The prediction has a mean pLDDT of 82. A computed fold for a 131-nucleotide RNA from Planococcus rifietoensis, annotated as FMN riboswitch aptamer (RFN element). The RNAcentral record of the sequence draws on Rfam and Ribocentre. Of the family's consensus pairs, 97% are formed in the model. The organism belongs to Planococcus, within Bacteria.
[in-house]
RNA sequence: GUAUUCCUUCGGGGUCGGGUGAAAUUCCCAAUCGACGGUAACGAAGCAAUUCGAAGCCCGUGAGCCUUUCGGGGCAGGAUUUGGUGCAAGUCCAAAGCCGACAGUUAGAGUCUGGAUGGGAGAAGGAAGAA
Numbered sequence: 001g002u003a004u005u006c007c008u009u010c011g012g013g014g015u016c017g018g019g020u021g022a023a024a025u026u027c028c029c030a031a032u033c034g035a036c037g038g039u040a041a042c043g044a045a046g047c048a049a050u051u052c053g054a055a056g057c058c059c060g061u062g063a064g065c066c067u068u069u070c071g072g073g074g075c076a077g078g079a080u081u082u083g084g085u086g087c088a089a090g091u092c093c094a095a096a097g098c099c100g101a102c103a104g105u106u107a108g109a110g111u112c113u114g115g116a117u118g119g120g121a122g123a124a125g126g127a128a129g130a131a
Stems, first nucleotide, its partner, number of pairs: 004128007015030001017029003031111002033100002035061004042053004056098002064075004080096005102114003
C1' cells in the first nucleotide's frame, strides 16, 4: 500500500380508507414506494485546501430468458414537462405530470403470492502485493 488476486461481512421500499362485483390489496376513487455507480450552479462543516450529503423519469449498472470454452455473449425490460432564477439548469426553486421484470390469481398487480433461506449492481473491512 496503487493495479491486481484472495477472504469476510453487508447489500430494496411500498395499498390507509372507500366503490363496483359472485369474485379484485389486480378494475375505479384514493393511498403509498423509489436498489447501485457516475455527474452536481444546491446544502452542511472548515480560515483555506478540502470533506460529507444531494436525480425513480440525465448517463450507466443490477434483477428475467437463452447461451457459454464460465471470461463472457445475445434477447427482453420504464418514465418529464412547464414556469422561475441565472452566463449557464437534464440535477436548484415552484407547479403539474409520468414510470415500474417474469410467473401465478374466482378479475387485469410497482405494492399480494412465488422462483427467492436464491441471485445481484455494488459498499465496507481484512490478507497478499507488482510495474